RNAcentral holds the sequence, with entries from MGnify. This is a predicted structure of a 129-nucleotide RNA (c-di-AMP riboswitch aptamer (ydaO/yuaA leader)) from a soil metagenome. Its mean pLDDT, the model's own confidence on a scale to 100, is 78.
RNA sequence: GGCCGAAUUCUCGCCCGGAGAGGCGAGGAGCGGGGGACCCGACCAAAGCCGCAAGGGGUGUAUCCGCUGAAAGGCGGAAGGGCAGCGAUCUCAGCCCUAACCCGACAGCUAACCUCGCAGGCCACUGAG
Numbered sequence: 001g002g003c004c005g006a007a008u009u010c011u012c013g014c015c016c017g018g019a020g021a022g023g024c025g026a027g028g029a030g031c032g033g034g035g036g037a038c039c040c041g042a043c044c045a046a047a048g049c050c051g052c053a054a055g056g057g058g059u060g061u062a063u064c065c066g067c068u069g070a071a072a073g074g075c076g077g078a079a080g081g082g083c084a085g086c087g088a089u090c091u092c093a094g095c096c097c098u099a100a101c102c103c104g105a106c107a108g109c110u111a112a113c114c115u116c117g118c119a120g121g122c123c124a125c126u127g128a129g
Stems, first nucleotide, its partner, number of pairs: 001123004008029008030118006040108001055106001056103004063078006080097004090129004
């Protein structure tokens, strides 16, 4: 000075002998996520009992298919996502990624309403129209 990502900013109070830094708590703005009516969609007896835990769902681009392997894994294809030199959009080419985590039997959409998060990890060797 930038990149991925919602993950930025401001105010107040307390802690510290003082200041700075820092820590804790609360609130506003902004950005992002979840729950949640009518209508629509889905289901097609209801209630009760028993059994299964293989189920189902969420954030995210991070899914699907094929080959190989005892497995872990490896290879390939499709789909999806990302890539400062002022900003936005589109196209071409090139490069890279295609993870991880959470809920806990349970959730379609969804106005009002309720509620949660604002982390973490990186570096210029991306060029053109």